Notes: Small-subunit ribosomal RNA, central domain from an uncultured bacterium, 348 nucleotides, folded computationally. The prediction has a mean pLDDT of 85. The RNAcentral record of the full RNA draws on ENA and SILVA.

Context: one part of a larger RNA
């Protein structure tokens, strides 16, 4: 490299915007880069390789052909590039509804824990498989009133919405993002992907100042136990919360990369339109959305099946025996932890 994969077998980059590349709707004319055709030149000779022949064969030998390609010229003009001219179906804007835990700022609100303060009340409380350690006569627990504070938002709620992911769940305001859906208008290919690049990226974890009820890593006592550096139980620092910064990773999973066309029905769920109906409901449709369970295909089989894992095209990333190893060494990048990129001997 060619071939073959990439849900579970080795493989999909954590997502995304986007440079360069690369592909790339419909119609018409030119050109003629590619393409395809004749012609000439060259492609040394041996060798190879076909075919014929010649030593009895055969090794060996002889003749014919053949090579990819480059250059020059002469046409062809379908497709593929290039330029002009046009279209509207792809893409995008415009208008008028619609949902929705999308983002990000200020506020408010209520249950529940601990805490304090104060009444009531008294000898236990916790706790566990029993039990201790802990807390209580300095009056705990419990109950009642009051106050502080943080932090999370019960029911609603749903295989239910939203987001590119990562992720979002009380309420209100206010700012801002994408998305459907109607019915038309405008632009007129503006499109896909997308190596670098840039942004985003749970939670643990870093820095800096705050904050700290509750949980709770290390730690500490009690227990268990042969032992118990656990598991069970009392305690409890970091941290978990907030600001700015910083890390850059996770089974960042659907273990399934973007994107577009095509290929049998079924039921229900959410968001819109449109009709009937006085509501309930019910009929139709959507380039929307989120499921279930199949047909044909696929598949090692499990299973996937219009949200393909099916038929096909483009781009992109990735893999290529187990271990050594996602290591070591160099560079990058980071305060650090460390991440990214990444091998070899050797062995099996």
């Nucleotide at each position: 490299c060619u071939g073959g994969g990439c849900g579970u077998a080795a493989a999909g980059g954590g997502u995304g915007c986007g440079u360069a590349g690369g592909c790339g709707g419909u119609u018409a004319a030119u050109c003629a880069a590619g393409u395809c055709a004749g012609a000439a030149g060259u492609g040394a000779a041996a060798a190879g390789c076909a075919g014929u022949g010649g030593c009895u064969c055969a090794a060996c030998c002889a003749u014919u052909g053949u090579c990819a390609g480059c250059u020059u010229u002469u046409g062809a003009a379908a497709c593929u590039g290039a330029u002009u001219a046009a279209c509207u179906u792809g893409a995008a804007u415009c208008c008028g509804a619609g949902a929705g835990a999308g983002g990000c700022a200020a506020g408010u609100g209520g249950a529940a824990u601990u805490c304090c303060u104060a009444g009531u009340g008294u000898a236990g409380c916790g706790g566990u498989g029993a039990a201790a350690u802990g807390c209580g006569u300095a009056g705990a627990u419990a109950u009642u009133a009051g106050g502080a504070g943080g932090a999370a938002c019960a029911c609603c709620a749903g295989a239910g919405g939203c987001g590119a992911a990562g992720g979002c769940g009380a309420c209100u305001u206010g700012c801002u993002g994408g998305c459907u859906c109607g019915a038309g208008a405008u632009u007129g290919a503006c499109g896909c992907u997308g190596a670098g690049g840039c942004a985003c990226g749970a939670a643990a974890g870093c820095g800096u100042g705050g904050g700290g009820a509750g949980c709770g890593a290390a730690c500490a006592g009690g227990a268990u136990u042969a032992g118990a550096u656990a598991c069970c139980c009392u305690g409890g620092u970091a941290g978990u919360c907030c600001a700015c910064g910083c890390c850059g990773u996770a089974a960042a999973c659907g273990a399934u990369g973007a994107a577009u066309a095509c290929u049998a029905g079924g039921u229900g769920u959410u968001g819109g339109u449109g009709g009937g109906g006085a509501u309930a409901c019910u009929c139709a449709u959507c380039g929307g959305c989120g499921c279930c369970g199949c047909a044909a295909g696929c598949u090692a089989a499990c299973g996937c099946g219009u949200u393909a894992a099916g038929u096909a095209u483009u781009c992109c990333g990735c893999c290529u025996g187990g271990g050594g190893a996602g290591u070591a060494c160099g560079c990058a990048c980071g305060c650090a932890a460390g991440u990214g990129u990444a091998a070899a001997a050797c062995u099996c």